[in-house]
RNAcentral holds the sequence, with entries from Rfam and Ribocentre. The RNA shown here (Guanidine-I riboswitch aptamer) has 108 nucleotides and comes from Paenibacillus sp. FSL H7-0357. The organism belongs to Paenibacillus, within Bacteria.
RNA sequence: UGUUCUGUUUUCUAGGGUUCCGCAGCUGCUACAGGCUGGUCUGGUCCGAGGGAAAACGCAUGUACUACGAUGUACAUGUCUACACGGAGGGAUAAAAGCCCGGGAGGU
Numbered sequence: 001u002g003u004u005c006u007g008u009u010u011u012c013u014a015g016g017g018u019u020c021c022g023c024a025g026c027u028g029c030u031a032c033a034g035g036c037u038g039g040u041c042u043g044g045u046c047c048g049a050g051g052g053a054a055a056a057c058g059c060a061u062g063u064a065c066u067a068c069g070a071u072g073u074a075c076a077u078g079u080c081u082a083c084a085c086g087g088a089g090g091g092a093u094a095a096a097a098g099c100c101c102g103g104g105a106g107g108u
């Protein structure tokens, strides 16, 4: 300096904002409905981690059975239990974020 690998999905959490619901204020109305503003409103819906959690699948190896050409099934072990500091800026969504760009740039 270069290359390869560190798998996919689901549920949850840290966190996130404000489209909807709720809540609050103002307004409106005979009354009901409705309207405007507020996330510097605890919340529900919602988004959500490479470096957070759990699980399933996948993959690898071994054993047994079937086949005896290939394959398939079951179980066990291993693999998200090696390591992982990290801007600015930009992007999506209603909007924002530990989401995406991104195991990026940079650093060790």
Stems, first nucleotide, its partner, number of pairs: 007057006015047002020044002022041001023038005058079008083103001085106001089101003